[in-house]
RNA sequence: GGGCGGUUAACUCAGUGGUAGAGUGCUUCGUUCACAUCGAAGAAGUCAGAGGUUCAAAUCCUCUACCGCCCACCA
Numbered sequence: 001g002g003g004c005g006g007u008u009a010a011c012u013c014a015g016u017g018g019u020a021g022a023g024u025g026c027u028u029c030g031u032u033c034a035c036a037u038c039g040a041a042g043a044a045g046u047c048a049g050a051g052g053u054u055c056a057a058a059u060c061c062u063c064u065a066c067c068g069c070c071c072a073c074c075a
Base pairs, nucleotide, nucleotide: 001071002070003069004068005067006066007065010024011023012022013021018055026042027041028040029039030038048064049063050062051061052060
């Protein structure tokens, strides 16, 4: 330098045009003498950034940033 994949809650991930979700974690309450387990409720999001297409974009297109893999080049 070229190609491919990835970026969504604190973490691991789903969601492929029409209300942003799950598990774990966290907070509160119940249960217990207490802790753990278990049960109930709740909070937490610039969907990496910018632009475009569309009535409507996490989702489609373009550019940029970062991470990973492969190839090539230089030394």

A computed fold for a 75-nucleotide RNA from a Patescibacteria group bacterium, annotated as transfer RNA. Model confidence (mean pLDDT): 82 of 100. Its Rfam family is "tRNA". Rfam classes the family as a transfer RNA. Gene Ontology term of the family: triplet codon-amino acid adaptor activity. RNAcentral records the identical sequence in 3 taxa. Lineage of the source: Bacteria > Bacteria candidate phyla.